[in-house]
Molecule: c-di-GMP-I riboswitch aptamer
Organism: Thermoanaerobacterales bacterium
RNA sequence: UAUAUAAAAAGGCAAACCUAUCGAAAGAUUGGGACGCAAAGCCACGGGUCUUCAGAUUAGAUAGAAAGAACAAAGACAGCCGGGCUGCCGUA
Numbered sequence: 001u002a003u004a005u006a007a008a009a010a011g012g013c014a015a016a017c018c019u020a021u022c023g024a025a026a027g028a029u030u031g032g033g034a035c036g037c038a039a040a041g042c043c044a045c046g047g048g049u050c051u052u053c054a055g056a057u058u059a060g061a062u063a064g065a066a067a068g069a070a071c072a073a074a075g076a077c078a079g080c081c082g083g084g085c086u087g088c089c090g091u092a
Base pairs, nucleotide, nucleotide: 003092004091005090012037013036017032018031020029021028022027035079041085042084043083045082046081047080048077049076050075051074052073055071057069058068
C1' cells in the first nucleotide's frame, strides 16, 4: 500500500414508535427512542419498490356523473440490490 475480516479496544450510526415542522402524497428535517448495522458514511449511474397535487385521455341515451382506470410527467427510497468515491482499530 492492496485485499480479506474472527476476537479485542476506542468509538460511530440509528429501525419501529412518539413530538414539532415542511410536503397533495410517498417521504424529509428536528428532538426523544434503539430494531439492528463493519461502511446503516457520501453519490439517484443501473435495476427494483413507493407516491400522484397539477396535465391531457377514459361513460357516444337529450344530457350529466372520474370514487375508479391506465398514459405521460414529476417526485421519493442509499436501512432493497448492484455500482462509484471515501474511511477508524487490530489480525492474517